c-di-GMP-I-GGC riboswitch aptamer from a Rhodospirillaceae bacterium, 80 nucleotides, folded computationally.
The source organism's lineage runs through Bacteria, Pseudomonadota, Alphaproteobacteria, Rhodospirillales and Rhodospirillaceae.
RNA sequence: GCUGAAAAUGGCAAACCGAUCGUGAGGUCGGGACGCAAAGCUUCCGGUCUUCUAAAUAGAAGAUAGCGGGGUUGCCAGCC
Numbered sequence: 001g002c003u004g005a006a007a008a009u010g011g012c013a014a015a016c017c018g019a020u021c022g023u024g025a026g027g028u029c030g031g032g033a034c035g036c037a038a039a040g041c042u043u044c045c046g047g048u049c050u051u052c053u054a055a056a057u058a059g060a061a062g063a064u065a066g067c068g069g070g071g072u073u074g075c076c077a078g079c080c
Base pairs, nucleotide, nucleotide: 001079002078003077004076011036012035016031017030018029019028020027021026034066040072041071042070044069045068046067047064048063049062050061051060052059053058
């Protein structure tokens, strides 16, 4: 540098349930595993969703990194 998910006393954790915060999308903690090789971090671009203002098809503030792309850091195995 490339490829990958068989292996690791390895990592993360969807739905759902409980608690809690939020008007909401959703967040956090615990339980739980559908999945994940960046499902680590980052709203820079696009998408989706929410709230408010609107009454034109838009504006503002947010959510989503487990929707895709970009940026950035990195474990293991194999190959070079």
The model forms 91% of the base pairs in the Rfam consensus. Its Rfam family is "c-di-GMP-I-GGC riboswitch aptamer". Gene Ontology term of the family: cyclic-di-GMP binding.